[in-house]
Parts: sequence; structure tokens; C1' cells
RNA sequence: CCGUGCUAGGCGGGGAGGUAGCGGUGCCCUGUCGCUCGCAAUCCGCUCUAGCGAGGCCGAAUCCCCGGUUGAGGGGUGUGGCCAUCGGGUCGGCGCGCCGAAGUCUGGUGUUGACGGCUCGGGUCCCGCGCGACGUCGGCUCGUGAACCAGGUCAGGUCCGGAAGGAAGCAGCCUUAAGCGACAACCGGCGGGCGUAGCGGGAGCUCCCGAGCCCGAGUCAGAUGACGGUGCCGCCUCCGGUGACUGCUCCACGAUUCCGGGUGCACGG
Repeated sequence: CCGUGCUAGGCGGGGAGGUAGCGGUGCCCUGUCGCUCGCAAUCCGCUCUAGCGAGGCCGAAUCCCCGGUUGAGGGGUGUGGCCAUCGGGUCGGCGCGCCGAAGUCUGGUGUUGACGGCUCGGGUCCCGCGCGACGUCGGCUCGUGAACCAGGUCAGGUCCGGAAGGAAGCAGCCUUAAGCGACAACCGGCGGGCGUAGCGGGAGCUCCCGAGCCCGAGUCAGAUGACGGUGCCGCCUCCGGUGACUGCUCCACGAUUCCGGGUGCACGG
């Protein structure tokens, strides 16, 4: 140096997530590379060189190990952009509503005296009386209404009498008492959260009307309204929270590519 046979080792890797931690199945990225079968997210199997069990292929190098290079990709911190959403009225602007408001416009009215002030009176409010309405009761009126213990008349019958004549008196009839029933009107009693062109006494000048006096020029109504106050989150600005996308920075992780270096055993030639 070559050949043969073995061994170590390899037959994907990584990210997030999950986990006390490690790996797997699952999700995502990457390499034209899927070794096969069984187990497995309500997990499966392990324990710090960390999948378990079974089988197969390659085999000391383009394939293993170390260092470096490259940087797909996902993750995280921070900070911007943009969009969405939630919250905030106190700093700003706008809008809207309400209250007040000088002024202006229109109309009525005013030196035949406005507005205002004082006094008085009336309305108003309260109370009493009177009157009324209402309610209720009673009376009056009509009807009914007493076997006997209401009246009148009393058939029959009864009693007294020699007779003439008297007496009491049931039923019936009539009239009534108590009671019962009935509209209205009339008379009277009682009542009060009713009314009052009546009389009287109060309250009060809150409101309205009128009269007298004083003052001396505006006043009343409507519309508009500079401005002031107040309220609303209604819109914007602004502030803050959350989320998606995206830019930048930083932080680890990191497939793949490339470079360099390193690494067995046995036998034979």
C1' cells in the first nucleotide's frame, strides 16, 4: 500500500411545547434522506453521555468524532410603524343639550303717564252662622191589620121579668191601636272631606283685577343671540392596557454547506 473479516460507531438533525430533567409519538423548519415492526398526549419509556423491546443494513471513512465557516428556521427581550379592541374626561379642539344673558329684529302698548313704589278695595285661602244640596231617621198620606184580654152595631142563642120591657154578649160587619208594607211631594230631627251673587270674623299681599297718590320713559311678548356657567363621551387629539402583522436591535438554540484536523482490531499478500 492492497485484499478479506470484525469492532467502536452510524442508519437524520433541529425549534417550540411538554417535563423535576432526558428522549419518543404529535406540531413546525430543514436535508432528495424516509432502516423495519410494537408502545405512546387523559401520554409512552427512561434517570444526568437519560427512549424501551425486537429485527436488519453500512462499517474505519464523501458516511464516525473535534474545531471553525455558512445561517434555512422557529423562539424570546427591547423599541418603532400600522391596524383592531378595551379603558380614561382632567390638559386641548369640535359638536350637542340645559340655565342665565348685553345687544338686534318683529309686533302690541305708553306724556290721554309705561315700568316701579305706597295705601285701599275686591278676587284668592281659612273659620263661624244662615241657607241649600246630599245622606239617613221620624211624622203626614194610602193600604193592610185584633177568635178572647180595643170600640160601635150586635143575627142566633143566653139571663132577669107574670107581662110590658130590660141586661150581658159570641159569630159576622164596620172603624181603629200596636205592628207590617208603599212611590213622590210636604213637615221635622240628625250628619259631614259637599256648595255658597247671603251675613260676620280672620289670613295674606304669594298670584290676579281695580281705585287713589307719587315718580318720570320706556315696557311687554316672540324670534335670534356675542358671552358666561354647567353637563355628555358624542367625534378628534392625547394617555394607558391587550392582540395580530411588520421593521430594527439584542439574546440564546440551530438544520444544511464548506474547510481543516483526528480515529481502531485481526489475518493474508
Record summary:
Bacterial large signal recognition particle RNA from Paraconexibacter antarcticus, 269 nucleotides, folded computationally. Rfam family: Bacterial large signal recognition particle RNA. By type it is a non-coding RNA gene. Model confidence (mean pLDDT): 77 of 100. NCBI's taxonomy places the organism under Bacteria, Actinomycetota, Solirubrobacterales, Paraconexibacteraceae, Paraconexibacter. The model forms 95% of the base pairs in the Rfam consensus.